[in-house]
RNA sequence: GAUAGAGGUUGCAUGUUUUAAGAGUAGUUCUUUGGAUGUGGCAGGCACAGAGGAAGAGGAAUAAAAGGGAAACAUGCCGAAAGAGGAGAGAACCUGUUUUUCAAGUCUUGGGGAUGCGGUGAAUAACCGUAUAACUGUCAUCCGAAAAGGGAUGGUGCGCUAUC
Repeated sequence: GAUAGAGGUUGCAUGUUUUAAGAGUAGUUCUUUGGAUGUGGCAGGCACAGAGGAAGAGGAAUAAAAGGGAAACAUGCCGAAAGAGGAGAGAACCUGUUUUUCAAGUCUUGGGGAUGCGGUGAAUAACCGUAUAACUGUCAUCCGAAAAGGGAUGGUGCGCUAUC
């Protein structure tokens, strides 16, 4: 240097189908009241709706979706993947701003849980970040009998094991 592997309280990620929740919510229509504004994230412009009745308030009918969750199946794998970051590009009527989608270089993290705090979220679900103490994989040193799927301490993936 090449090839092949291992870790596991559901190892990681993606896709399809079904399903709980979201929610009897948003929206739409009708009606009562109201009586001149309202909508396009915000501002300016522009456009649209409005006395053939705007905003607001009440009632009735109808009625979703997305992100995230669960189960089954399939696929790709073991920096699997996740996070920070945001060069650059796109979208929201135009400009500015803001929001949002994809996203390079670069940086961090061995793995899955638990608990506390913070964030996203409709949520007590789930995810993300951080801290703590354990568990676990692996390596090093020492103990153990020149042992054990054993013990102690420490490190962690550009690592470890096997073969060439």

A computed fold for a 164-nucleotide RNA from uncultured Acetatifactor sp., annotated as Lysine riboswitch aptamer. Rfam family: Lysine riboswitch aptamer. Rfam describes the family as follows. Riboswitches are metabolite binding domains within certain messenger RNAs that serve as precision sensors for their corresponding targets. Allosteric rearrangement of mRNA structure is mediated by ligand binding, and this results in modulation of gene expression. This family includes riboswitches that sense lysine in a number of genes involved in lysine metabolism, including lysC. Model confidence (mean pLDDT): 82 of 100.